[in-house]
The RNA shown here (transfer RNA) has 71 nucleotides and comes from a Nanobdellota archaeon. RNAcentral holds the sequence, with entries from ENA. Rfam family: tRNA.
């Protein structure tokens, strides 16, 4: 230098155009003498730009990152 994939809470993951699942982890209450461990509840994310669309995490083009292959 060149091709192909990936990019979503702290983490690890879903999603096939219509306001993001789910697990873990966190905060806060019940159970308990405490701890653990459960059981309700809450916060908490779409990598950047730019198009297409009435609407984009999704589609398209381009950036930055990260894997892999090839030189």
């Nucleotide at each position: 230098g060149g091709g192909c994939c990936u990019g979503u809470a702290g983490u690890a993951u879903a999603a096939u155009g219509g306001u993001a699942u789910u697990a873990u982890g966190c905060g806060u209450g019940g159970c308990u003498g405490g701890c653990a461990g459960u059981c309700a509840u809450g916060a908490g994310a779409c990598u950047c730009g730019a198009g297409u669309u009435c609407g984009a995490u999704u589609c398209u083009c381009g950036a930055c990152a990260g894997g892999u292959c090839c030189a």
The organism belongs to Nanobdellota, within Archaea. The coordinates come from a structure-prediction model, not an experiment, and the mean pLDDT is 84.